Overview: The RNA shown here (Lysine riboswitch aptamer) has 190 nucleotides and comes from uncultured Roseburia sp. The model forms 100% of the base pairs in the Rfam consensus.

[in-house]
RNA sequence: UGAUAGAGGUUGCGUACUUUAUCAGUAGCUUUUUGGAUGCGGCAGACGCAGGGGAAAGAGAGUGAAAGGAAAGUGCGCCGAAAGGGUAUAUUGCUGCAGAUAUACUGCUUGGGCAUGAAGUGAAGAACUUUAUGACUGUCAUCACAGGAAAUCCUGCAGAGGCAGGUGAUUUGGAUGGAGUGCUAUCGGA
Numbered sequence: 001u002g003a004u005a006g007a008g009g010u011u012g013c014g015u016a017c018u019u020u021a022u023c024a025g026u027a028g029c030u031u032u033u034u035g036g037a038u039g040c041g042g043c044a045g046a047c048g049c050a051g052g053g054g055a056a057a058g059a060g061a062g063u064g065a066a067a068g069g070a071a072a073g074u075g076c077g078c079c080g081a082a083a084g085g086g087u088a089u090a091u092u093g094c095u096g097c098a099g100a101u102a103u104a105c106u107g108c109u110u111g112g113g114c115a116u117g118a119a120g121u122g123a124a125g126a127a128c129u130u131u132a133u134g135a136c137u138g139u140c141a142u143c144a145c146a147g148g149a150a151a152u153c154c155u156g157c158a159g160a161g162g163c164a165g166g167u168g169a170u171u172u173g174g175a176u177g178g179a180g181u182g183c184u185a186u187c188g189g190a
């Protein structure tokens, strides 16, 4: 330096389907009554739709969801798994702004999960995203201590194959630090 294969966790990451709870007695729809001219399409413009055959906003009755998100289970793909940021394109009734979704690119950030605070999304005290703090955990490096087998080597004794001392590895625990462009193993190349 190239290729291949692996590890971190039983709450590793992502995704599909099924079931369940929540969303919610909410939105919507029908109807009675009050009311008496505006209302709706994210915001503005244009445009369109509804409206004295009764708008908005109230008060009753009836009916009554869904999506996203969540938990569990079963599969699938994996270990920059993936997430976020940025750029581009497309869709979201037209134009502009904003937002959302999908796809592609980008070694810009993040080793991993957890807890807490803040901000954002969200119906939400759920969850997710970002950020800060905290301990935990995996990996490598450095430092010091403890223990320290075998081999090799050194010294001494012995002289028949041993004894003693030193050198001395894996490993266990401690402290500090780094980041996945990392780490480990194998096979190659220089």
Stems, first nucleotide, its partner, number of pairs: 001188006009079001012078009028063007038050004042097004082110003085106008111137002114134008139178005145173002153166005
About this RNA: The sequence is in RNAcentral, with records from MGnify. Taxonomically the source falls in Roseburia (Bacteria, Bacillati, Clostridia, Lachnospiraceae). It matches the Rfam family "Lysine riboswitch aptamer". Rfam links the family to the GO term lysine biosynthetic process.